A computed fold for an 85-nucleotide RNA from Jeotgalibacillus alimentarius, annotated as c-di-GMP-I riboswitch aptamer. Taxonomically the source falls in Jeotgalibacillus (Bacteria, Bacillati, Caryophanales, Caryophanaceae). It was read from a public genome assembly, where an Rfam model found it. It matches the Rfam family "c-di-GMP-I riboswitch aptamer". Its family is annotated with cyclic-di-GMP binding in the Gene Ontology.
RNA sequence: AUCUGAUAAGGGCAAACUUCUCCGAAAGGGAAGGACGCAAAGCCGUGAGCCUGAGUGUUUAUCAUAUGGUUGUCUGGCUGCCGGG
Numbered sequence: 001a002u003c004u005g006a007u008a009a010g011g012g013c014a015a016a017c018u019u020c021u022c023c024g025a026a027a028g029g030g031a032a033g034g035a036c037g038c039a040a041a042g043c044c045g046u047g048a049g050c051c052u053g054a055g056u057g058u059u060u061a062u063c064a065u066a067u068g069g070u071u072g073u074c075u076g077g078c079u080g081c082c083g084g085g
Stems, first nucleotide, its partner, number of pairs: 002085004012038002017033004022029002036072001042078003047074002049070003055065003
């Protein structure tokens, strides 16, 4: 430098669910608990997918639409601990 995660050590994150006189129109997010999982489940958020529909449009509805979300759906970029080849 590159490939890799069988074994080992020290650590890290935290799904569902619960709580809140937190933020939000909602989706969703935050905080505390919790632990299904994760070797990038660290950072960014391009592209796609998915969720919502405030506002807008209209044929007024079980409609369309993202500028709102989601990265623990996939892809892409940057960085990185330990072990092994």
Background
The prediction has a mean pLDDT of 82.